[in-house]
Molecule: SAM riboswitch aptamer (S box leader)
Organism: soil metagenome
RNA sequence: CUCAUCCAGAGAGGUGGAGGGAAACGGCCCGAUGAAGCCCGGCAACCCUGCUGCAAUGUCGCAGGAAGGGUGCCAAUUCCGGUGGAAUGCUUUGCUCUGCGUUCCGCAAGAUGAG
Repeated sequence: CUCAUCCAGAGAGGUGGAGGGAAACGGCCCGAUGAAGCCCGGCAACCCUGCUGCAAUGUCGCAGGAAGGGUGCCAAUUCCGGUGGAAUGCUUUGCUCUGCGUUCCGCAAGAUGAG
C1' cells in the first nucleotide's frame, strides 16, 4: 500500500498487586466484592495442514466443520467523540435560516487478519 472483517462470542480458576478502557485530549465507565502483567482456561474461524460434502479434472473452486498449528480476541458498537449526504422530530404564526436530537447510507481515523 491492497483486500476482508469490526451491534455476535469467550472463567465466580491461579498468581499478582494499582491501575485500566492501544498514543494524546475530552467524556463516560471498569477496578481492593480486587486493575495491568503472567499462567491456565475459553471464544472465534483470518491463514496453514488435515477432515466431510458438492463441482471439476489439468489440477483451480464452492460449502461445511473445528482435530492440530500460526495469529487474534475474551466489560460497554471500534465504550463515545471527526466529516459528507438523505429522511425526520423539536425550535418558528408560516417558510427559510439557526440550534438541539433521531434513523439510514458513505468517507475519514483505528484495530485484526491475509497478501